This is a predicted structure of a 470-nucleotide part of an RNA (small-subunit ribosomal RNA, 3' major domain) from an uncultured bacterium.
Rfam family: Bacterial small subunit ribosomal RNA. Rfam links the family to the GO terms structural constituent of ribosome and ribosome.
The prediction has a mean pLDDT of 87.
Context: one part of a larger RNA
RNA sequence: UGACGGGGGCCCGCACAAGCGGUGGAGUAUGUGGUUUAAUUCGAUGCAACGCGAAGAACCUUACCAGGGCUUGACAUGUCCGGAACCCUGCCCAAAGGCGGGGGUGCCUACGGGAACCGGAACACAGGUGGUGCAUGGCUGUCGUCAGCUCGUGUCGUGAGAUGUUGGGUUAAGUCCCGCAACGAGCGCAACCCUCGUUUUUAGUUGCCAGCAUUAAGUUGGGCACUCUAGAGAGACUGCCGGUGACAAACCGGAGGAAGGUGGGGAUGACGUCAAGUCAGCAUGCCCCUUACGUCCUGGGCUACACACGUACUACAAUGCUACGGACAAAGGGAAGCUAAGCAGCGAUGCCAAGCAAAUCCCAUAAACCGUGGCUCAGUUCAGAUUGCAGGCUGCAACUCGCCUGCAUGAAGGCGGAAUCGCUAGUAAUCGCCGGUCAGCCAUACGGCGGUGAAUACGUUCCCGGGCCU
Numbered sequence: 001u002g003a004c005g006g007g008g009g010c011c012c013g014c015a016c017a018a019g020c021g022g023u024g025g026a027g028u029a030u031g032u033g034g035u036u037u038a039a040u041u042c043g044a045u046g047c048a049a050c051g052c053g054a055a056g057a058a059c060c061u062u063a064c065c066a067g068g069g070c071u072u073g074a075c076a077u078g079u080c081c082g083g084a085a086c087c088c089u090g091c092c093c094a095a096a097g098g099c100g101g102g103g104g105u106g107c108c109u110a111c112g113g114g115a116a117c118c119g120g121a122a123c124a125c126a127g128g129u130g131g132u133g134c135a136u137g138g139c140u141g142u143c144g145u146c147a148g149c150u151c152g153u154g155u156c157g158u159g160a161g162a163u164g165u166u167g168g169g170u171u172a173a174g175u176c177c178c179g180c181a182a183c184g185a186g187c188g189c190a191a192c193c194c195u196c197g198u199u200u201u202u203a204g205u206u207g208c209c210a211g212c213a214u215u216a217a218g219u220u221g222g223g224c225a226c227u228c229u230a231g232a233g234a235g236a237c238u239g240c241c242g243g244u245g246a247c248a249a250a251c252c253g254g255a256g257g258a259a260g261g262u263g264g265g266g267a268u269g270a271c272g273u274c275a276a277g278u279c280a281g282c283a284u285g286c287c288c289c290u291u292a293c294g295u296c297c298u299g300g301g302c303u304a305c306a307c308a309c310g311u312a313c314u315a316c317a318a319u320g321c322u323a324c325g326g327a328c329a330a331a332g333g334g335a336a337g338c339u340a341a342g343c344a345g346c347g348a349u350g351c352c353a354a355g356c357a358a359a360u361c362c363c364a365u366a367a368a369c370c371g372u373g374g375c376u377c378a379g380u381u382c383a384g385a386u387u388g389c390a391g392g393c394u395g396c397a398a399c400u401c402g403c404c405u406g407c408a409u410g411a412a413g414g415c416g417g418a419a420u421c422g423c424u425a426g427u428a429a430u431c432g433c434c435g436g437u438c439a440g441c442c443a444u445a446c447g448g449c450g451g452u453g454a455a456u457a458c459g460u461u462c463c464c465g466g467g468c469c470u
Base pairs, nucleotide, nucleotide: 007470008469009468010467011466012465013464015460016459019423020422021421022420023419026314027313028312029311030310031309032308033307034305035304042053043052064300065299066298067297068296069295070294073125077124078123079121080120081119082118083117086103087102088101089100090099091098092097107114108113127289128288130287131286132285136283137282138278139277140276141274143272148187149186150185151184152183153182154163155162156161167178168177169176193266194265195264196263198234199233200232201231202230203229204228207224208223209222212221213220237260240254241253242252243251244250316416320375321374322373323372324371325370326369332363333362334361337356338355342351343350344349382413387408388407389406390405391404392403393402429452430451431450432449433448434447435446
């Protein structure tokens, strides 16, 4: 000077408390440990690994294993030789690969040849998801969106250092005010950026429809007032009033206002910490392999299963389930695509076929909700695992190992021990919709979107984390 203390003081945070819903029990999905295996590729490991890298493992991916092949190589540059490229085809083979047969001539030209491409030869070299994240760059997590971390000059101290940054108030904030051997400054805070909430204006199609006409229908004429769309502005600043305060900063209450004291949300992450994570995204030093630790192919594996843990989904029912009828979104995606209508099928789906590069057409009926009927507390008209049969779709191919449909089957499960998690408002809870990846999909994941819409906070003694002074 720091760090630490079951030392002290002050202060924060869903940290506790108050409340609501979960996890821990069941079934399933998924990740991990372990075990097994020819291989079950590798990494991530308290918080901050475990629905994580993976926003798509049947082949491919793929890095793993077995077997079969290649050796200037699957890929790059350079030299030489031959041939345009390319197309068809025979035999062996699981394919890769190996051994052959035939066809075929383009473009530029100074007629020597050249460009692109293919084959061959030798050598420089290629190649490596091999090792080291404790050699590194870059990027990321975390403390933490916590309020801190420093510098110049001056002053003090022999010096390490101190001061400033401490103190009195105040704030979400080292935010601001006052004081002070300090005076200033930088990185952070805040603001500037995006979005939602109010309004004005510009614009009016693909959007909208008040009045007029018209129609099955904003369908058409007409209109751009309204909704909306998307560009430009306005608006909030403790600005005004009262009180408290130190005449300050500020705090409390009020008015006006769509919004009030940071209006809600996002982006934004200081100096640094953890030799944190990543050599398998990429880059890269060094080391290692070079007829193999490179590369191609077929098949298998990453999907194993006595177990253990994490994260989820679905339930255990009557605030429910079921049948029929009826209503209201937002945000997205679409051409090797989205697919209306019609027809066939119980259905998945198929056939046919209009529109749409989309405020125009399609995905696309939102669901919870409302109305009516049934079920009457039971392992049930709850729950849906598992299994059988019959089908559909994608794809060269669904055995290992896909999804979907119909019929049948109908397991555990009676609200869950110790323990433990999330959340303070349009939040929790609950309900559906969309997207990326993607041929298809193991998505109950992840990322978004809207609908319905609570309870509680006395307080800071205690648990956890953090800040300042001592």